[in-house]
Large-subunit ribosomal RNA, domain II from a Dehalococcoidia bacterium, 691 nucleotides, folded computationally. Model confidence (mean pLDDT): 88 of 100.

Context: one part of a larger RNA
RNA sequence: UCCGGGGAGCUGUUUGCAGCGGCAAGGCUAAGGGAGUGGACUCCCGGAGCCGUAGGGAAACCGAGUCUGAAAUGGGCGUCGAGUCGCUGCUAGCAAGCCCGAAACCGGGCGAUCUACCCCUGGCCAGGCUGAAGGCCUGCUAAAACGGGCUGAAGGGCCGAACUCGUCAGAAGGGCAAUUCUGUGAGAUGAGUUGGGGGUAGCGGUGUAAUGCCAAACGAGCCCGGAAAUAGCUGGUUCUCCUCGAAAUGCCUUCAGGGGCAGCCUGAGAGUGAGGAUGCCGGAGGUAGGGCCCUGGAUGGGCUAGGGGGCGUGAGCUUACCAAACCCAACCAAACCCCCAAUGCCGGUCAUCUAUCUCUUGGAGUGAGACGGCGAGGGAUAAGCCCCGUCGUCGAGAGGGUAACAGCCCAGACCGCCAGCUAAGGUCCCUAAGCGUACGCUCAGUGUGAAAGGAAGUGGGGUUCCCCAGACAGCUGGGAGGUUGGCUUAGAAGCAGCCAUCCUUUAAAGAGUGCGUAACAGCUCACCAGUCGAGGGGCCCUGCGCCGAAAAUGUAACGGGGCUAAGCGUACCGCCGAAGCUGCGGAUUUCCGCUCUCCCUCGGGAGGGCGGGAGUGGUAGAGGAGCGUCGCCAGUGCCGUGAAGCCUGGUUGUAAAGCCGAGUGGAGCGCUGGCGAGUGAGAAUCCCGGA
Numbered sequence: 001u002c003c004g005g006g007g008a009g010c011u012g013u014u015u016g017c018a019g020c021g022g023c024a025a026g027g028c029u030a031a032g033g034g035a036g037u038g039g040a041c042u043c044c045c046g047g048a049g050c051c052g053u054a055g056g057g058a059a060a061c062c063g064a065g066u067c068u069g070a071a072a073u074g075g076g077c078g079u080c081g082a083g084u085c086g087c088u089g090c091u092a093g094c095a096a097g098c099c100c101g102a103a104a105c106c107g108g109g110c111g112a113u114c115u116a117c118c119c120c121u122g123g124c125c126a127g128g129c130u131g132a133a134g135g136c137c138u139g140c141u142a143a144a145a146c147g148g149g150c151u152g153a154a155g156g157g158c159c160g161a162a163c164u165c166g167u168c169a170g171a172a173g174g175g176c177a178a179u180u181c182u183g184u185g186a187g188a189u190g191a192g193u194u195g196g197g198g199g200u201a202g203c204g205g206u207g208u209a210a211u212g213c214c215a216a217a218c219g220a221g222c223c224c225g226g227a228a229a230u231a232g233c234u235g236g237u238u239c240u241c242c243u244c245g246a247a248a249u250g251c252c253u254u255c256a257g258g259g260g261c262a263g264c265c266u267g268a269g270a271g272u273g274a275g276g277a278u279g280c281c282g283g284a285g286g287u288a289g290g291g292c293c294c295u296g297g298a299u300g301g302g303c304u305a306g307g308g309g310g311c312g313u314g315a316g317c318u319u320a321c322c323a324a325a326c327c328c329a330a331c332c333a334a335a336c337c338c339c340c341a342a343u344g345c346c347g348g349u350c351a352u353c354u355a356u357c358u359c360u361u362g363g364a365g366u367g368a369g370a371c372g373g374c375g376a377g378g379g380a381u382a383a384g385c386c387c388c389g390u391c392g393u394c395g396a397g398a399g400g401g402u403a404a405c406a407g408c409c410c411a412g413a414c415c416g417c418c419a420g421c422u423a424a425g426g427u428c429c430c431u432a433a434g435c436g437u438a439c440g441c442u443c444a445g446u447g448u449g450a451a452a453g454g455a456a457g458u459g460g461g462g463u464u465c466c467c468c469a470g471a472c473a474g475c476u477g478g479g480a481g482g483u484u485g486g487c488u489u490a491g492a493a494g495c496a497g498c499c500a501u502c503c504u505u506u507a508a509a510g511a512g513u514g515c516g517u518a519a520c521a522g523c524u525c526a527c528c529a530g531u532c533g534a535g536g537g538g539c540c541c542u543g544c545g546c547c548g549a550a551a552a553u554g555u556a557a558c559g560g561g562g563c564u565a566a567g568c569g570u571a572c573c574g575c576c577g578a579a580g581c582u583g584c585g586g587a588u589u590u591c592c593g594c595u596c597u598c599c600c601u602c603g604g605g606a607g608g609g610c611g612g613g614a615g616u617g618g619u620a621g622a623g624g625a626g627c628g629u630c631g632c633c634a635g636u637g638c639c640g641u642g643a644a645g646c647c648u649g650g651u652u653g654u655a656a657a658g659c660c661g662a663g664u665g666g667a668g669c670g671c672u673g674g675c676g677a678g679u680g681a682g683a684a685u686c687c688c689g690g691a
Stems, first nucleotide, its partner, number of pairs: 001691006011095004016090008026051003032045005055062002065077004098236002101233001105226006116200009125190001127159003130155001134151006163187003168183004202218001204214003211220001239626006249262005263366002265363007275354005280348004289339001290337002295333003299329004304323001306322002308319004369394007377386002399410003414586004419582003425576003428561003434573001436572006447563001453547002457544010474531005480504003485499003510525001514523002587616013627680001629677010645664002648661005
């Protein structure tokens, strides 16, 4: 991993509701007892008690009324009669209560053969080094102290085996080993080490203290029990078809991944047509927009209190400074409004089209939402960001498109068909359908990724200026004099800088556009003439393109090929294209009509058939109808001329499934109607077995 088997809403009691049944103003017995060959079953007894038959009030109490109150023409709750017992189903409470799963808590025991410490009694420590105190002798001394030699043998002394330990490194890493091996290393007469015997126990012991150790995982050992502890958590929960079909919100919550109530779903009953859409009519309101009267903000100018600066001894004067109020002009605002929509919302004796709506009651699930469009807030007018509103889709939605791609576009899948039409999107090949038609644009492979910004790219439109008295471009020539303007400067001569920027000769020529020199010089421009001979220059709006353009495995920013149309724009005609729509056949649900059968309180109810209309995506979930397994009861069948089971072929039904045949097998097994469940397996790191 696979295969086989096992594997999860059960049982008792109580509550509410529904279906069915008994009795009914009543209904029922419980414990217990009796009888039947009698522990289970049946029948009978048993009325203790429970529910109902009357309510109102806190109560006294009154009573179809009562309470409130001094009292009600009031008001509250009642009165105008249906219950009760049983069976079944659903649900809830109590119980382990759908199944598996803790970490833990408590009780009683078992452990110190491991290990910690302690007690008793024993053992062990090669060899070497050092040489304390003390002693003896001796020098010195008055005697000592003190010195020297010898002796001596001390020490948590030194080196180093056994022994004990485990520093560093390596090996090992399903190992030799659930802590080892090799080398290296520490202690090695000590607070040393070790054998045997004994002691301390879990709310505890022991601890040279690490929360260490207490029998290979100790912040509280292990075993059994309370015990199926509890688990708002995770996982799992087994046959089929049909009808409907959510939520991820609000408030509250020691609440936030859980709940309560409401909302939204579903079944039943009742009311009945209340509901919805559009039009019309009547309303409430202060958003978008707009505005500046109010409240504030903010700009320029004017005017002008006040302030600042300057002058003055002062009175005062002055000011290109700051600035309230006021005036003019143009603005800004969620918490500004003289104004004020569109929508939306509420209502209506009307019209049209629709089919919902409300109440009562049983059962839920949901209460993590996601993205997209629009309107706001938070953030940075960031986020596949956070938080609201509103609509859509996904969720719970398949199909077609988007290369691929829950949330985008088209479109809502009952089933079948080798029939047709379309949607989005497409129509050169991959790949179904146009190398479609007409007129333009683009040359960048733009298309097929991007900004500020940049540019004699190119198409369209507008406006203005110059021009045959010759424009624009090119070429030829001129481009001068006062003058090297003045200042500054070492110098400053058109050309470092500052100031001024005139006059003259002229066809024209700046007190000079750029290059250049140390400064001059030199080149050039403006400007003028000639030559040439027809358009030229500037600006604005706009279509398509260009640059701006760097990323990580490999082209890799059209899905690919490839395309100059197979790109872009406008107009038009075809076609393709889905589970959409249509056609044909079929199934089922529901409504209406007709009809048949049964029941009936004669209103109606249940079931069947035919025709027509509408519907039939679906997770959580509600409801309905069935299939199959095992056993029991009654009835009825099959079987050695071969039961069940196994295996295989065929066949029927909308499904669960059923039936028939062959083979195998060798003794039991069906069908109909009921009843009762240990009743359906693919998942639980499920359990057991096998391969």